[in-house]
RNA sequence: UCGCGGGAGAGAUCGGCGGUCGUGUAACGGCUGUCGGGGCCGAAGGCGCAACCGCCCCGGAAACGCUCAGGCAAAAGGACCGCGA
Numbered sequence: 001u002c003g004c005g006g007g008a009g010a011g012a013u014c015g016g017c018g019g020u021c022g023u024g025u026a027a028c029g030g031c032u033g034u035c036g037g038g039g040c041c042g043a044a045g046g047c048g049c050a051a052c053c054g055c056c057c058c059g060g061a062a063a064c065g066c067u068c069a070g071g072c073a074a075a076a077g078g079a080c081c082g083c084g085a
Stems, first nucleotide, its partner, number of pairs: 001085006013037010039072003045068001046066003052060002
C1' cells in the first nucleotide's frame, strides 16, 4: 500500500425557496434539492498543550484540548484493531 472482517459519538432539528407525488386547482401532507437559523458530536484531515523520549538546542510525541474542515436515521465515510499478501 492492497484485500477481507470489526469499528464510536451527535437534532430522520426548525424556517424560506424550488422540484415531484397524493389529487384536476388551492390548501395541507409525503419525498427530495438548495439556502439560512439555532442545537450538538469527534475517530477523515487540520491546529494547540505536553506527560514522555532526548544531557542541552533542534526534533519526535496522545485516543488530551479546539471544532477551521467534517459529521449528527439507514447507507456511505470513519481514527484505530485483527488476519492475509
RNAcentral holds the sequence, with entries from MGnify. Glycine riboswitch aptamer from Brevundimonas bullata, 85 nucleotides, folded computationally. Taxonomically the source falls in Brevundimonas (Bacteria, Pseudomonadati, Pseudomonadota, Alphaproteobacteria). It matches the Rfam family "Glycine riboswitch aptamer". Rfam's curators write: This family represents the bacterial glycine riboswitch.